[in-house]
Context: one part of a larger RNA
RNA sequence: CUGGGCGUAAAGAGAGCGUAGGCGGAAGCUUAAGUCGGAUGUUUAAUUUCAGGGCCCAACUCUGAACUUGCGUCCGAAACUGGGUUUCUUGAAUAUAGGAGAGGUGGAUGGAAUUCCCGGUGUAGCGGUGAAAUGCGUAGAGAUCGGAGGAACACCAGUUGCGAAGGCGAUCCACUGGCCUGAUAUUGACGCUGAGGCUCGAAAGCGUGGGGAGCGAACAGGAUUAGAUACCCUGGUAGUCCACGCCGUAAUCGAUGAAUACUAGGUGUCGGGCUGGUUAACGGCUCGGCACUGUAAGCUAACGCGUUAAGUAUUCCGCCUGGGGAGUACGCUCGCAAGAGUGAAACUC
Numbered sequence: 001c002u003g004g005g006c007g008u009a010a011a012g013a014g015a016g017c018g019u020a021g022g023c024g025g026a027a028g029c030u031u032a033a034g035u036c037g038g039a040u041g042u043u044u045a046a047u048u049u050c051a052g053g054g055c056c057c058a059a060c061u062c063u064g065a066a067c068u069u070g071c072g073u074c075c076g077a078a079a080c081u082g083g084g085u086u087u088c089u090u091g092a093a094u095a096u097a098g099g100a101g102a103g104g105u106g107g108a109u110g111g112a113a114u115u116c117c118c119g120g121u122g123u124a125g126c127g128g129u130g131a132a133a134u135g136c137g138u139a140g141a142g143a144u145c146g147g148a149g150g151a152a153c154a155c156c157a158g159u160u161g162c163g164a165a166g167g168c169g170a171u172c173c174a175c176u177g178g179c180c181u182g183a184u185a186u187u188g189a190c191g192c193u194g195a196g197g198c199u200c201g202a203a204a205g206c207g208u209g210g211g212g213a214g215c216g217a218a219c220a221g222g223a224u225u226a227g228a229u230a231c232c233c234u235g236g237u238a239g240u241c242c243a244c245g246c247c248g249u250a251a252u253c254g255a256u257g258a259a260u261a262c263u264a265g266g267u268g269u270c271g272g273g274c275u276g277g278u279u280a281a282c283g284g285c286u287c288g289g290c291a292c293u294g295u296a297a298g299c300u301a302a303c304g305c306g307u308u309a310a311g312u313a314u315u316c317c318g319c320c321u322g323g324g325g326a327g328u329a330c331g332c333u334c335g336c337a338a339g340a341g342u343g344a345a346a347c348u349c
Stems, first nucleotide, its partner, number of pairs: 004320003007303002012317001014200004021193003025088007033081002035077008048066006091190001092187004096182004103176007110153001115148003119145003125136002161168002205246006214240002219235004257316006266292011298305002322349003331342004
C1' cells in the first nucleotide's frame, strides 16, 4: 500500500460552531471537462511472441508483423458525473398562533438546620466509641429563650424534565438561547459532513482581591495494632463560596462520531390535535419528544444489540495495527506554575 476494523479484544476526538475540501433532491434545454467509440501520429534499440530466412538441426541471426495497456491531434456519442441556464417543492429555512421545561445570565427575597456571640434561667456533667481516651465544663459547659454570619436548598422528586457536551433543583422579577405542535403563507437546494481554526468544557489546582458557617487534604493529638505514617475519635490549615483571569484534563461512559433513508410489535410518561363520554372522571385514534421492557428478521467470537441498532445502505470526519519500554525521551507549541498537546527509538518478550 492493499485489505480488515473501532460497545466489552488495539481503536469514536470531552462537546459544539464553522473555513477549505469531500459528498449532495426533482424536471427541461445546452455544453462536452470527466466518460465512451473511431481514425491517425508517436510509443529508441535489444529482449519477448508470431511468420519467414539461414547452416542437416540447435545455439544464432536478418527481414516483416505483433506487443509497448501511455500520451498528443482530429471526428463523433450525450446516459451518468461536472459546467451554464430555466423551472419545481418533497430536503433546509423564515413568518404567524400556541405549548412544556432543575436550559443560561443578573438581581431581589425566604424558611429549616449547623456554628459563633451577648444576656436571662439553671447545675454537674457534656461529648465521643466496638469499648475508650484526647477534647469541652464550677473562669458555669451541655440543656433552654434573642442576635450575627456563611453555605446548601428537606418534602415536591419520578427508569421525570431541560441542555451540544460538561452540567442544571427554594421562591419571585428582568434579560436571553434552544426545542415541540397546529394551520397556512414565503424563499427555492439555501443541504450533510468538516482537515486546520475558533468557542465551551466536572472536580482538583494556579494568580489578584474578598469571604469563611459547616465540611475538611496537609498537620497535631487520642485510640486500635506486632507496627498503624491508615481505617475509628477530638481538633484543624489550604480548599470548598464570590468577582475577575488562567488551567483544558476525567471511567468527560451509552466505554457506542455526525447526518439521511429503509426494516413486525407492546407499555409508560410529557406536550399538541381530533374524537367518545354525564362535557366530569376516564378512555380511543393520531403527531412530535423522552424513557422502559421482552423480542421477529438480521447482526455478533460470545455477552448481547435489535425503529434510541451493535440490522440493511449511502456520505463525510476521527481513530487502530502484538505486549513491555511509554503516553516516557527529545524537539516544538501552549501555560505564572502544576503541567497539557504532539509523540519516537534502542532494547526486550
The part of an RNA shown here (small-subunit ribosomal RNA, central domain) has 349 nucleotides and comes from a metagenome. The RNAcentral record of the full RNA draws on SILVA. The prediction has a mean pLDDT of 83.